[in-house]
RNA sequence: AGCGGGUAUAGAGGUUGCAAAGACGAUCAGUAUGUAAGUGAGACGUGAUUAAGCACGGUUGACCAUUUACAAAAAGGAGGCUUUGCCGAAGUGAUGUUAGACUUAAAACUAACAGCGCUGGUGUAGCGUUUAAGAAAUGCUAUGUUGUCAUAUAGUAAAUCUAUAUGGAGGGCUAACUCAACA
Repeated sequence: AGCGGGUAUAGAGGUUGCAAAGACGAUCAGUAUGUAAGUGAGACGUGAUUAAGCACGGUUGACCAUUUACAAAAAGGAGGCUUUGCCGAAGUGAUGUUAGACUUAAAACUAACAGCGCUGGUGUAGCGUUUAAGAAAUGCUAUGUUGUCAUAUAGUAAAUCUAUAUGGAGGGCUAACUCAACA
């Protein structure tokens, strides 16, 4: 000097980087729900979806619907604050295993783990999925913005740097160390 490898080395992107936890207030909502009374209807109802059992309740009217009175939430999510861990941070897809409700089976759901695939970060819009949901998340498409590398052009004669345009992807990029080849 350095084009090809390696490293359980160190970093960067963002004033909306990612994730988690905590307290407070708002929303959820005077909603769900509970109790009491009245009315209607008339045989099933509860044990998380379906089926089969088992247990309990119900014609002394359960469950359901509705009116009145009293009482009255929570989860989830969003914004701000504080703290912590970080830069495949993290998220997601299907698959597999285990556990979860009175029992069994099937499916679904929740949680954890495993490897495989995808996404550089992030905003907005539309359509779909999920959900009680309008919240949030997520898939696809479109369109912004941003960091990085490469190429081209210009500033400029050259390097660095800057700007513009195009394109790629984090298995990346920058730095450090080290190996190989070459001089």